The part of an RNA shown here (small-subunit ribosomal RNA, 3' major domain) has 492 nucleotides and comes from a metagenome.
It matches the Rfam family "Eukaryotic small subunit ribosomal RNA". The literature on the family includes a 2001 paper in Science by Yusupov et al., "Crystal structure of the ribosome at 5.5 A resolution". The family is grouped with related families in Rfam's "SSU clan".
Context: one part of a larger RNA
C1' cells in the first nucleotide's frame, strides 16, 4: 500500500432490520441433490456466486451408463501379395433377439475400388475448465478506477480522488497545492403514459344515408329505442403505426442554508423518487462453470477384441432414509349445480402446422367440409377469479384428491415399470404447521387464468401477458453485510 480488529465516526441495502403481508419448515404429490441398492441407477455443478440448474419435462432416438451383435466411415506414403485373382457380395441350412452371409457347410458372384505389415491419420458426450480460447456468473448494483504536467518524500509512494453541506451517484456545491483530463454513473438505447395537431388506412374503425326485423308511443301517417346487412357517401375520435412535440423541478412559498447546491410543500399538467420498468455497464480479480454448443483447441489416453459408428433390450424414473424449489390442500371471505358477463401477450402449413362449421359419441375422441404463410382465417382465442340465483351446514363432511380396480381413446414402430386424456368406482394424510428461515413499498404483494418456450404425445417447470387488487414504512444503523476517513496491530 492492502488485510484485519470483540476500535471510533459518517453513510448505505427489505439479497439487513423495525412496522406488516404472503409464506416456506408439519400433510399427499411433483421435482432436483445426496445416500443406498443396482448390469447400469451416465454425468457436471455443493454456502452467499450448487441442489423445476445443465435451457435436463431422457419410452426407442437423444445417451454420454449396462448386457450382447454388426461395420470401417483405417485418408496418404513405404513395402509385400497380386490378373494363373488383391478383394467384394450372397440364396438355403445350420447359427443369430434378428430377412446381421456375424461365424459355420456348399458354391457361386466380384475385378484392383481393396488386402497384409511399418509409419502415419482420422473418430471419440474419453481424461484434464488446475494447460486454454470464447462465453457466463460473482466480487457488486455499489461508486468505484486511472494516467499527463505541477507539489511533497531519498524512495516505495502520496496529493489531485477533500473539513463541511447536498445527491441514487467521486452528484453537485464550495473548500483548495493542486490545473486540466479519460474509463466508469449520468446522458444513451427500448418499452408504457400524454397529443381532438401532421401523415394515412376494404387487413381498423366511426358517422350518415337506403334496406329489412322486433319492441314501444300511437292507431293514417309518423316517432324513439335495440340488433343486422349493403366496396354508397363523407371522416380518422375511438384502432393501427411513422414523423414529430411534450418536463426542464417550470412557477409561487418556506419557521433549512453560505440564501449556493440541494430538500420540502403547494400549484399548474397526461406525467414531478432518475415519470415508471428493462437494456447497456469501468479497473481489478476468481486458479468461480463450462474440454458434455461448437469442424475452438494443447497434451495425455484410446483408436478394429475401438473409448469410434450403427442395431437389440435395459437404464438414467429403482427406494430403509436425509435435504432444496414447487403443486394441491386442511373448507362457509367455501364446495357444487345453473346462469350471466369482461382481457393482454404469442403462435400457427412440405419437417403437414392452427385449426372454424356440421354431424356422431356421456365423455375422450372421430368423420366430412372450409379458411389461413395471418391486423384478413383459426380468434373477439366469448380466460379464469368476479356476479346473481339455488343446495350443503361445521361432521375427516358434499372439505380434500393421494392411493388403487375396471373400461375406452389419442400420440407414436412401440406405451409393460402404467406418455397423456376420458368415465366408473376406490376415498389416504392433512383441522394452518416447533425451532428455524425466505420474499416484498404500489398497479407492488398475494389472488386468478391465458399464451409462448421444450414438444409425435406429456408442466406441478420456465419466460412472458393481462384480469382482481390490500395491510404497513416512506425509517434506521440494534442484527446480518457493503463503502468511505480516522486510529491500531506488524499478518502479505
Nucleotide at each position: 500500500u492492502g488485510a484485519c480488529g470483540g476500535a471510533a465516526g459518517g453513510g448505505c441495502a427489505c439479497c439487513a432490520c423495525c412496522a406488516g403481508g404472503a409464506g416456506u419448515g408439519g400433510a399427499a404429490c411433483c421435482u432436483g441433490c445426496g445416500g443406498c441398492u443396482u448390469a447400469a441407477u451416465u454425468u457436471g455443478a455443493c454456502a452467499c456466486a450448487a441442489c423445476a440448474c445443465g435451457g435436463g419435462a431422457a419410452a426407442a432416438c437423444u445417451u454420454a451408463c449396462c448386457a450382447g451383435g454388426u461395420c470401417c466411415a483405417g485418408a496418404c506414403a513405404u513395402a509385400g501379395u497380386g490378373a494363373g485373382g488383391a478383394u467384394u457380395g450372397a440364396c438355403a441350412g445350420a447359427u443369430u433377439g434378428a430377412g446381421a452371409g456375424c461365424u459355420c457347410u456348399u458354391u457361386c458372384u466380384u475385378g484392383a475400388u481393396u488386402c497384409u505389415a511399418u509409419g502415419g491419420g482420422u473418430g471419440g458426450u474419453g481424461g484434464u475448465g488446475u494447460a486454454u480460447g470464447g462465453c457466463c456468473g460473482u466480487u457488486c448494483u455499489u461508486a468505484g478506477u486511472u494516467g499527463g504536467u505541477g507539489g511533497a518524500g531519498u524512495g516505495a509512494u502520496u496529493u489531485g480522488u477533500c473539513u463541511g453541506g447536498u445527491u441514487a451517484a467521486u452528484u453537485c456545491c464550495g473548500u483548495u497545492a493542486a490545473c486540466g483530463a479519460a474509463c466508469g454513473a449520468g446522458a444513451c438505447c427500448c418499452c408504457u403514459g400524454c397529443c381532438u395537431g401532421c401523415u394515412a388506412a376494404a387487413u381498423a374503425g366511426u358517422u350518415g344515408a337506403g334496406u329489412g326485423a322486433a319492441u314501444g308511443a300511437a292507431u293514417g301517417u309518423u316517432c324513439a329505442u335495440u340488433g343486422g346487412c349493403u366496396a354508397c357517401a363523407g371522416c380518422u375520435u375511438c384502432u393501427u403505426a411513422g414523423a414529430g412535440g411534450g418536463a426542464c423541478g417550470u412557477g409561487c412559498g418556506u419557521u433549512c442554508u453560505a440564501u449556493u447546491a440541494g430538500a420540502c410543500g403547494c400549484a399548474g399538467g397526461a406525467a414531478g423518487a432518475u415519470a415508471g420498468g428493462g437494456g447497456c455497464a469501468a479497473u481489478a480479480a476468481c486458479a468461480g462453470g463450462u474440454c458434455u454448443g461448437u469442424g475452438a483447441u494443447g497434451c495425455c489416453c484410446u483408436u478394429a477384441g475401438a473409448u469410434u459408428u450403427c442395431c437389440u433390450g435395459g437404464g438414467c424414473c429403482g427406494c430403509a432414509c436425509g435435504c432444496g424449489c414447487g403443486u394441491u390442500a386442511c373448507a362457509c371471505u367455501g364446495a357444487u349445480g345453473c346462469a350471466c358477463u369482461c382481457a393482454a401477450c404469442g403462435a400457427g402449413u412440405c419437417u403437414a402446422c392452427c385449426u372454424u362449421g356440421g354431424c356422431c359419441g356421456a365423455g375422450a375422441g372421430g368423420c366430412c367440409u372450409g379458411g389461413g404463410a395471418a391486423a384478413u382465417c383459426u380468434u373477439g382465442u366469448u380466460a379464469a377469479c368476479a356476479u346473481g340465483c339455488a343446495u350443503c351446514g361445521u361432521g375427516a363432511u358434499a372439505g380434500g384428491g393421494a392411493u388403487a380396480g375396471a373400461u375406452u381413446a389419442u400420440u407414436g414402430c412401440a406405451a409393460u415399470u402404467a406418455u397423456u386424456a376420458a368415465u366408473c368406482u376406490u376415498g389416504a394424510a392433512c383441522g394452518a404447521g416447533g425451532a428455524a428461515u425466505u420474499c416484498c413499498u404500489a398497479g407492488u404483494a398475494a389472488a386468478c387464468g391465458c399464451a409462448g418456450a421444450u414438444c409425435a404425445u406429456c408442466a406441478a417447470u420456465c419466460u412472458g401477458c393481462a384480469u382482481u387488487g390490500a395491510u404497513u414504512a416512506c425509517g434506521u444503523c440494534c442484527c446480518u453485510g457493503c463503502c468511505c476517513u480516522u486510529u491500531g496491530u506488524a499478518c502479505a